[in-house]
RNA sequence: GAAGCAAGCCAGACAGCCGCUGGCCGGUGCGUAAUGCCCGGCGGGAGGAAGGUCCGGACUCCACAGAGCGGGGUGACGGUUAACGGCCGUCCGCUGAAAGCCUUCCGGCGCAAGCCGGGGGUAUAAGGCGAGGAAUAGGGCCACAGAGACGAGCGUAUUAAGUUACGGUGAAACGCGGUAACCUCCACCUGGUGCAAUUCCAAAUAGGCACGCGAUGAUGUUGCUCGCGGAGCGUGCGGGUAGGAAGCUUGAGCGCCGGAGUAAUUCGGCGCCUAGAGGAAUGGCUGUCAUAGCGCGGGUUCGCCCGCGCCGUAACAAAAUCCGGCCUAUCGGCUUGCUUCAACU
Numbered sequence: 001g002a003a004g005c006a007a008g009c010c011a012g013a014c015a016g017c018c019g020c021u022g023g024c025c026g027g028u029g030c031g032u033a034a035u036g037c038c039c040g041g042c043g044g045g046a047g048g049a050a051g052g053u054c055c056g057g058a059c060u061c062c063a064c065a066g067a068g069c070g071g072g073g074u075g076a077c078g079g080u081u082a083a084c085g086g087c088c089g090u091c092c093g094c095u096g097a098a099a100g101c102c103u104u105c106c107g108g109c110g111c112a113a114g115c116c117g118g119g120g121g122u123a124u125a126a127g128g129c130g131a132g133g134a135a136u137a138g139g140g141c142c143a144c145a146g147a148g149a150c151g152a153g154c155g156u157a158u159u160a161a162g163u164u165a166c167g168g169u170g171a172a173a174c175g176c177g178g179u180a181a182c183c184u185c186c187a188c189c190u191g192g193u194g195c196a197a198u199u200c201c202a203a204a205u206a207g208g209c210a211c212g213c214g215a216u217g218a219u220g221u222u223g224c225u226c227g228c229g230g231a232g233c234g235u236g237c238g239g240g241u242a243g244g245a246a247g248c249u250u251g252a253g254c255g256c257c258g259g260a261g262u263a264a265u266u267c268g269g270c271g272c273c274u275a276g277a278g279g280a281a282u283g284g285c286u287g288u289c290a291u292a293g294c295g296c297g298g299g300u301u302c303g304c305c306c307g308c309g310c311c312g313u314a315a316c317a318a319a320a321u322c323c324g325g326c327c328u329a330u331c332g333g334c335u336u337g338c339u340u341c342a343a344c345u
Base pairs, nucleotide, nucleotide: 001341002340003339004338005337006336007335008334009333010332012289013288014287015286016285017284018283020045021044023042024041025040026039027038029037030036047316051327052326054325055324056323057322058321059194061192062191071190072189073188074187075186076090077089078088079087080086091132092130093129094128095127100122101121102120103119105118106117107116108115109114133185134184138183139182140179141178142177150175154167155166156165157164198246199245200244201243208237209236210235211234212233213232220228221227253272254271255270256269257268258267259266260265290313293310294309295308296307297306298305299304
């Protein structure tokens, strides 16, 4: 330098104005059974996948003496972890080139050696993929082709003797075949439920229970009496609902440095706090700059670069109890590393 791979990171920036949401502080503001509402100030406010809900956990409630049967899952070996079907390392198998190597093939050039282009072949690199236990426990199945496909028969030759040899096709044929991504066996793991879990506080109205009053007229109508009306009324308790609160974000947390380890990972020190809504906020406008795209002009080693203008944020997509993974989607860009070949020192 050419080519092939792998890993990590970013996901427009800044400023001003107007909002939304929840937090803290302040108010001689308003209000509720309670939580609150309003005004002012300050600072916080989506992702690498927040997604699919596929796997594993934390947490929750229910079940649970012990043992067995059944169901589900995992599957090389070792490690890692809270756990896993994840991740790391190693082995095995498959794969992996436009470079390399081989070429008795074709074409061109050349006196020749050979060179160039094409075709054919070949082993591999980094890397990628693997449902990667057991086929001598047993059962089932084996397309097409083939006379015959799993259990021995059949054909030809041969022999004392189904005794021995061969048999087109096919992945497998007259057998110690293949298949477990069919049942099965072996080893290990495994209860159900999901934050709409679960817990607490608690109106109005209507049921419920207890006590008291009530046709000798309660209650209502009313300020009171009369009158009218005619069967409930009062007090207390309890459950549920509306509503409110907790769960709810300090955590298997994040950053830097150092130690152990090939690595996944782990240990120590220092520093940091980074959404917490709940029919569900995280937005809009303006300006400047940078990226992508488009146009024009100029330059060029033909890879691209420079200047000016236009456009106006550009892909996938958005928390909902929280973590660890996997899978899927994704405009554009940056950084690092590995391998092969070639050239030079």
This is a predicted structure of a 345-nucleotide RNA (Bacterial RNase P class A) from Rugamonas fusca. A source record names the gene rnpB. Model confidence (mean pLDDT): 78 of 100. The RNAcentral record of the sequence draws on ENA. It matches the Rfam family "Bacterial RNase P class A". It is annotated as a ribozyme. The organism belongs to Rugamonas, within Bacteria.